[in-house]
RNA sequence: GGCCUCUUAGCUCAGCCUGGUUAGAGCACCACACUUUUAAUGUGGGGGUCGCGGGUUCGAAUCCCGCAGAGGCUA
Numbered sequence: 001g002g003c004c005u006c007u008u009a010g011c012u013c014a015g016c017c018u019g020g021u022u023a024g025a026g027c028a029c030c031a032c033a034c035u036u037u038u039a040a041u042g043u044g045g046g047g048g049u050c051g052c053g054g055g056u057u058c059g060a061a062u063c064c065c066g067c068a069g070a071g072g073c074u075a
Base pairs, nucleotide, nucleotide: 001074002073003072004071005070006069007068010027011026012025013024020058029045030044031043032042033041051067052066053065054064055063
């Protein structure tokens, strides 16, 4: 240099291929209940520019283009 994969909540990831309801799960965090207290358990809650920029479209996490970062293969 060429090719491929990945980037979504604090962390690990699903959803993307096949555009359309309000963007979700587990863990973590916060509050409450329970308990002498902690832990465990139960209930509830907060937390997101979906890597960045642009395009297509009535509508984009999802399709297209460019860029950045991480990893791999190859020369």
A computed fold for a 75-nucleotide RNA from a Candidatus Woesearchaeota archaeon, annotated as transfer RNA.
Lineage of the source: Archaea > Nanobdellati > Candidatus Woesearchaeota.
It matches the Rfam family "tRNA". Rfam describes the family as follows. Transfer RNA (tRNA) molecules are approximately 80 nucleotides in length. The family's RNA type in Rfam is transfer RNA.